A computed fold for a 73-nucleotide RNA from a Candidatus Nomurabacteria bacterium, annotated as transfer RNA. Its Rfam family is "tRNA". Rfam's curators write: Transfer RNA (tRNA) molecules are approximately 80 nucleotides in length. Its family is annotated with triplet codon-amino acid adaptor activity in the Gene Ontology. Lineage of the source: Bacteria > Bacteria candidate phyla > Candidatus Nomuraibacteriota. It was read from a public genome assembly. Its mean pLDDT, the model's own confidence on a scale to 100, is 83.

RNA sequence: UGCACCCUAGCUCAGCUGGUAGAGCGUUGGACUGAAAAUCCAAAGGUCCAGGGUUCAAUUCCCUGGGGUGCAU
Repeated sequence: UGCACCCUAGCUCAGCUGGUAGAGCGUUGGACUGAAAAUCCAAAGGUCCAGGGUUCAAUUCCCUGGGGUGCAU
C1' cells in the first nucleotide's frame, strides 16, 4: 500500500430476499428446598461503530471514515 471478511444486550453470537431487534450464558426477582445446588417461571438490559446517501420505511442496500482479523506486496 492493495484485497477479503467482521463490528448488534455485560459475554458468545443469530437476524434468510429492507417492514415493531432476538437466543444461549450471565445479572436481578420469584417458585421448589430445612438450607443450598440443579431445575422451572418472570424481568431488566441495545443511540444495531460514526457520518452521509437511496427509500414511504435501513441493523439490512450504496458511499466515506474509525476499529478488529486474515491474506498479498